[in-house]
This is a predicted complex of two RNAs, RNase P RNA and transfer RNA, with 423 nucleotides together.
Rfam match: Bacterial RNase P class A. Rfam links the family to the GO terms tRNA processing, ribonuclease P activity and dimeric ribonuclease P complex.
The coordinates come from a structure-prediction model, not an experiment, and the mean pLDDT is 76.

RNA sequence: UGAGCAGGCUAAAUGGCCGCGGCCGAUUAACUCGGCUGAGGAAAGUCCGGGCUCCAUAGGGCAAAGGUGCUGGGUAACUCCCAGUGAAGGCGACUUCAAGGAAAGUGCAACAGAAAUAUACCGCGGUUCUUUUGUAAAAAAGAAACGUAAGGGUGGAAAGGUGAGGUAAGAGCUCACCGGCAGCUUGGCGACUUGUCUGCCCUGUAAACCCCACCUGGUGCAAGAUUGAUAAGGGGAUUUUGUGGCUGCCCGUCACCCCCAUGUAAUCGCUAGAGCCUGCUGGCAACUGCAGGCCUCAGAUAGAUGGCCAUUCACGACAGAACCCGGCUUACAGGCCUGUCUCAACGA
RNA sequence: AGGGGUGUCGCCAAGCGGUAAGGCACCAGACUUUGACUCUGGUAUUCGUAAGUUCAAAUCUUGCCACCCCUGCCA
Numbered sequence: 001u002g003a004g005c006a007g008g009c010u011a012a013a014u015g016g017c018c019g020c021g022g023c024c025g026a027u028u029a030a031c032u033c034g035g036c037u038g039a040g041g042a043a044a045g046u047c048c049g050g051g052c053u054c055c056a057u058a059g060g061g062c063a064a065a066g067g068u069g070c071u072g073g074g075u076a077a078c079u080c081c082c083a084g085u086g087a088a089g090g091c092g093a094c095u096u097c098a099a100g101g102a103a104a105g106u107g108c109a110a111c112a113g114a115a116a117u118a119u120a121c122c123g124c125g126g127u128u129c130u131u132u133u134g135u136a137a138a139a140a141a142g143a144a145a146c147g148u149a150a151g152g153g154u155g156g157a158a159a160g161g162u163g164a165g166g167u168a169a170g171a172g173c174u175c176a177c178c179g180g181c182a183g184c185u186u187g188g189c190g191a192c193u194u195g196u197c198u199g200c201c202c203u204g205u206a207a208a209c210c211c212c213a214c215c216u217g218g219u220g221c222a223a224g225a226u227u228g229a230u231a232a233g234g235g236g237a238u239u240u241u242g243u244g245g246c247u248g249c250c251c252g253u254c255a256c257c258c259c260c261a262u263g264u265a266a267u268c269g270c271u272a273g274a275g276c277c278u279g280c281u282g283g284c285a286a287c288u289g290c291a292g293g294c295c296u297c298a299g300a301u302a303g304a305u306g307g308c309c310a311u312u313c314a315c316g317a318c319a320g321a322a323c324c325c326g327g328c329u330u331a332c333a334g335g336c337c338u339g340u341c342u343c344a345a346c347g348a
Numbered sequence: 349a350g351g352g353g354u355g356u357c358g359c360c361a362a363g364c365g366g367u368a369a370g371g372c373a374c375c376a377g378a379c380u381u382u383g384a385c386u387c388u389g390g391u392a393u394u395c396g397u398a399a400g401u402u403c404a405a406a407u408c409u410u411g412c413c414a415c416c417c418c419u420g421c422c423a
Stems, first nucleotide, its partner, number of pairs: 001344004005339006012312007020038007040318001044329002047327005052220001054218002059251005065216005070084005085099001086097004100211002105209002107205003121152002123148003127144007160178006179201004183196002187192001224268004233260004242256004262423002275294006282287001313316001349419007358372003366403001374390005396412005
């Protein structure tokens, strides 16, 4: 200098005028006036987890359903985060992973191929029989059953790989090295790992059923609480049944008549919170504890957060709160910063 | 807010691990003097989209996009 890797910040700025939501004040109500304040990193998707709310503080038994899935930790909790292990990718910094079990059982593996979890099509091999040649020894051809997984060909996958011995031909049949599994062993809380006497050579698929371990009651602010106003009633069932309380059955228990039509406001819930900032403690880290400071933190209910003008610049992306938090996922013009970071080239 | 479902040729659609049926429409040819009818043949560079699992994905899993349906408070 170039190309990268990892992490983070920002999301035009200033001023004026008009307009809108909320709060406060001007004695009260109305009106009006003044002051203060008013979207995001994702407010989004609504995919997880929790707070909060009501149903019965969530009953018992059998089954079913759904979720999670390497280890240890963090957290209110999580499918999130941190640190590690293993595997895969990259020269590297580093990145990615739905990563338990296929040696409990079942299913599936099209086409091709002889054979798809078990096999003899070609080939190789000896034996028996037949034929031919030959004086004979023997040789050749064909057939039969048998042995054989070395070689050929098919396939994503063909019964561990390479070499040597061995054999009629072959074969973990034997041996050496390598690989895998089990056992023992070293280190580690653990996933895992180190070494190896010994034994063995086992297809893949669980984002197929399944098995194992752990977890799960429902309900979503239209939850729910209170006070009013308005309207139009009709139909059905009625005494041991019925309906509802997450699915089925049994038990137990609680509540309630059911369905259709009609009418319909206001207040609370509502925003100060697992909150933010700074410093220190513990920890590799996520995070935690303590101390001090701050309210800078919208609260509408047909739903505000906008428009115009001026100046400057790099000329402005994705996008707009609706009960609240913690995450995840997705969208995003451009600009900036950090690093004992990586690679390449050049120079000293 | 919660729940359920759909996406396959221009239209209607079958297929739900083994390499995209069928009908209408369209195009070409045959028949006919010509047209219609009828007959024959053809048309999906891949199943909304992007990844993953698998030897193999329209089909299984996940994210995203678009669309449709259902339910609800008080008197």